[in-house]
RNA sequence: CAAGUAAACUGAGUGACUGCCCUAAAAUUUUUUGGGGAGGAAAGUCCGAGCUCCACCGGGCAGGAUGCUGGGUAACACCCAGGAGGGGUGACCCUACGGAAAGUGCCACAGAAACAUACCGCCCUGCUUAAUGCAGGGCAAGGGUGAAAUGGUGAGGUAAGAGCUCACCAGCGGCUGGGUGACCAGUCGGCUGGGUAAACCCCAUCCGGAGCAAGACCGAAUAGAGGGACAAAAGGACGCCCGGCCAGUUCCCCGGGUUGGUCGCUUGACCCUGGUGGUAACAUCAGGGCUAGAUAGAUGGUCACCGCUCCGAUAAAUCGGGGUACAGAACUCGGCUUACAGGUUUACUUGGCCU
Numbered sequence: 001c002a003a004g005u006a007a008a009c010u011g012a013g014u015g016a017c018u019g020c021c022c023u024a025a026a027a028u029u030u031u032u033u034g035g036g037g038a039g040g041a042a043a044g045u046c047c048g049a050g051c052u053c054c055a056c057c058g059g060g061c062a063g064g065a066u067g068c069u070g071g072g073u074a075a076c077a078c079c080c081a082g083g084a085g086g087g088g089u090g091a092c093c094c095u096a097c098g099g100a101a102a103g104u105g106c107c108a109c110a111g112a113a114a115c116a117u118a119c120c121g122c123c124c125u126g127c128u129u130a131a132u133g134c135a136g137g138g139c140a141a142g143g144g145u146g147a148a149a150u151g152g153u154g155a156g157g158u159a160a161g162a163g164c165u166c167a168c169c170a171g172c173g174g175c176u177g178g179g180u181g182a183c184c185a186g187u188c189g190g191c192u193g194g195g196u197a198a199a200c201c202c203c204a205u206c207c208g209g210a211g212c213a214a215g216a217c218c219g220a221a222u223a224g225a226g227g228g229a230c231a232a233a234a235g236g237a238c239g240c241c242c243g244g245c246c247a248g249u250u251c252c253c254c255g256g257g258u259u260g261g262u263c264g265c266u267u268g269a270c271c272c273u274g275g276u277g278g279u280a281a282c283a284u285c286a287g288g289g290c291u292a293g294a295u296a297g298a299u300g301g302u303c304a305c306c307g308c309u310c311c312g313a314u315a316a317a318u319c320g321g322g323g324u325a326c327a328g329a330a331c332u333c334g335g336c337u338u339a340c341a342g343g344u345u346u347a348c349u350u351g352g353c354c355u
Stems, first nucleotide, its partner, number of pairs: 001351010013305006020037007039326001043337002046335005051211004056244006063207005068082005083097001084095004098202002103200002105196003119143002121139007151169006170192002172189007215263004224254001226253004235246002270289008307324007
């Protein structure tokens, strides 16, 4: 210098005029002055929680989620560290990564055969002197099909062959050692008939429902001589069943009225700085900070200057024109995922060149 890898950050600024929401004070009944007013994703609403209501508890079935190991956390499908497998020259990246000797299913096309099989072929025996052919038997080495054909390569062995035997390699199992563990290393045993569980299933762990339009209070309003279910009934936790328990008479449908205000609502598993423990995620301590709360929903608009960038003109200074992303809170957090013009920083890798 070029090409990359990982991570973090930024994603405009200043002034004037004019609006909007919240809030404090003054004046005082609508004005003045001061303060505050979107994001890294506020988004998708995909996970996990807090909070609120369903009075409460237990058992079974069904259903759902997760799925290598250890740790973190309020919790998680998240995060950190590690193992295994795969990709990359490398920095590094990716992985639904439990179980296929519990059972069932499926494996297109091709092929003889995709589960127990022999098409071509090799070998032996008999019918024959032989060849050919036929019959009986052995084999799975070679050919052929396929994504996949019953461990692979080589040697011995044999009638021909075969883990039949041996060496090395792959897998499986036992033992020994190391590690909290996933697993790793060594050694022994010829032990060696596929794949698929994002197919059913099995195993382990976890899971009640509804959601701030939750819910609480005040105010306002009020029309039911409508229908249905029943008392050994109906109801209470909202997939089903059962048991306890509760309450003490109702429950469901249809119709009518009201539809204003206050709280919930923003101080929180919060933010910043530093220390300590830990490889890290994270935990903890000390100091400091307060940072939107609307209810049809504010956070806007115009002008000027200016930053960055692209194009054109110019010898240059400069001038002219264009662009300046994704997107916008609505109970609150922790994550994940997706979108994002341009720019900055740090660490590392590979290649080239110079000293």
Bacterial RNase P class A from a Dehalococcoidales bacterium, 355 nucleotides, folded computationally. Taxonomically the source falls in Dehalococcoidales (Bacteria, Bacillati, Chloroflexota, Dehalococcoidia). The coordinates come from a structure-prediction model, not an experiment, and the mean pLDDT is 75. Rfam family: Bacterial RNase P class A. It is annotated as a ribozyme. Its family is annotated with ribonuclease P activity, dimeric ribonuclease P complex and tRNA processing in the Gene Ontology. The RNAcentral record of the sequence draws on ENA. A source record names the gene rnpB.